About this RNA: The RNA shown here (glmS glucosamine-6-phosphate activated ribozyme aptamer) has 152 nucleotides. Its Rfam family is "glmS glucosamine-6-phosphate activated ribozyme aptamer". Rfam's curators write: This entry contains a glucosamine-6-phosphate activated ribozyme that is found in the mRNA for GlmS. GlmS is an enzyme that uses fructose-6-phosphate and glutamine to generate glucosamine-6-phosphate. Its mean pLDDT, the model's own confidence on a scale to 100, is 76.

RNA sequence: GUGAGUCAUUAAGCGCCAGGGCUGUCCGUAUCGACAGUUGACGAGGAGAAGGUUCAUCGAUGUUUCGGCGGAUGCCUUCCGGUGAUACACACCGAGAUUUUCAUACAAAACCAGUCAGUGAUGAGUGGGACAAAAGUGAAAAAUGUAACUAA
Numbered sequence: 001g002u003g004a005g006u007c008a009u010u011a012a013g014c015g016c017c018a019g020g021g022c023u024g025u026c027c028g029u030a031u032c033g034a035c036a037g038u039u040g041a042c043g044a045g046g047a048g049a050a051g052g053u054u055c056a057u058c059g060a061u062g063u064u065u066c067g068g069c070g071g072a073u074g075c076c077u078u079c080c081g082g083u084g085a086u087a088c089a090c091a092c093c094g095a096g097a098u099u100u101u102c103a104u105a106c107a108a109a110a111c112c113a114g115u116c117a118g119u120g121a122u123g124a125g126u127g128g129g130a131c132a133a134a135a136g137u138g139a140a141a142a143a144u145g146u147a148a149c150u151a152a
Stems, first nucleotide, its partner, number of pairs: 014070004019066001020039007042059003048079006080094004086147004098142007111128003115124003
C1' cells in the first nucleotide's frame, strides 16, 4: 500500500423504560403470581458563539403518538454578523440573515398486497396508490431616528 474479516460509530419525533398495554413458559384449567420477552412519535422543518432555561416549530386518514426519564437544532441574555449606498441607536432576523399581505409547491405513517425473522406478542424490509401545515418560493407593499460627510 492492497484485500478480507470482526467490532464501534454513522440518533435529535431522537434514545431509554421502574407504570400501562400485549406475548410466551411455569400451572390439570382459569385467575393471581414468578420468570423471559414485546410495545411505547408518522413525516415536514430546524444549529453564528457563549451562558441560562424547559410540557421547544408544523401539520397527518396516527389517537397507548398513554405515562415517565434523559437529550435536543426552541426560547431568553450578552457578543458577533445581516437587513436599499456610510456609522451608531432601536427594531426584526442568523451567512438561505427585516416585516406584512396575496398567490403557490413539497410528506410519511395510516391503508392494500407480498417477502424475511420469531412458538408468539412483534420486528425488519419491498411494491402499490392518496392526502398536509409551517418554514420555503413568487409578486406587491412597507422599511424609523440621529450623526458624520458632500452639495446648495